[in-house]
RNA sequence: GCCAAUUUAGCUCAGUGGUAGAGCAGCUCACUCGUAAUGAGCAGGUCGCCGGUUCAAGUCCGGCAAUUGGCU
Numbered sequence: 001g002c003c004a005a006u007u008u009a010g011c012u013c014a015g016u017g018g019u020a021g022a023g024c025a026g027c028u029c030a031c032u033c034g035u036a037a038u039g040a041g042c043a044g045g046u047c048g049c050c051g052g053u054u055c056a057a058g059u060c061c062g063g064c065a066a067u068u069g070g071c072u
Stems, first nucleotide, its partner, number of pairs: 001071007010024004018055001026042005048064005
């Protein structure tokens, strides 16, 4: 220098153009003599950034950035 993949909650990851979810972690409550485990609930997100298409974009298109891998 060229090519590809990835970017969504604190972490690991889902998510068919139509109100963004799970597990773990956190908080509260129940249970227990107490702790752990278990059960119930709550909170937590400018979906990497900037544009475009669309009635409507996490999702489609373009550019940029970061990370990873490959080629040279």